Predicted 3D model of a 99-nucleotide RNA (SAM riboswitch aptamer (S box leader)) from a Bacteroidota bacterium. Taxonomically the source falls in Bacteroidota (Bacteria, Pseudomonadati). Model confidence (mean pLDDT): 85 of 100. Its Rfam family is "SAM riboswitch aptamer (S box leader)". Rfam links the family to the GO term regulation of gene expression.
RNA sequence: GGUAUAUAACGAAUGAGGUGAGAGACCUGACUCUGUGACCCUCUGGCAACCAUCCUCUGGAAAGGUGCCCCUUUCAGGCCCGCAAGGGAAAUAUAAACC
Numbered sequence: 001g002g003u004a005u006a007u008a009a010c011g012a013a014u015g016a017g018g019u020g021a022g023a024g025a026c027c028u029g030a031c032u033c034u035g036u037g038a039c040c041c042u043c044u045g046g047c048a049a050c051c052a053u054c055c056u057c058u059g060g061a062a063a064g065g066u067g068c069c070c071c072u073u074u075c076a077g078g079c080c081c082g083c084a085a086g087g088g089a090a091a092u093a094u095a096a097a098c099c
Stems, first nucleotide, its partner, number of pairs: 001099003005095004013044001015043004022033003026078005045069003049066003053061003073091001079088003
């Protein structure tokens, strides 16, 4: 990097340090956050999806490996069905497995 599988309307900082201009996956339209420092990185704190560990094993515990901790994956559309409401798929993200 690719393939298939599972999950994505639950949960969880207004923390500290660094950086310094955009950010919210892609495109369009909107809406929001941002020099009162967003996004991103590190530490701390927390959550508990998968893998691993333990137990009294249809569950529970704990938090080792990843992950996650503003707004439903910010909202709608993008392809299909439908008059519409809406539904489905795709895409994206995360996990472990295989190539």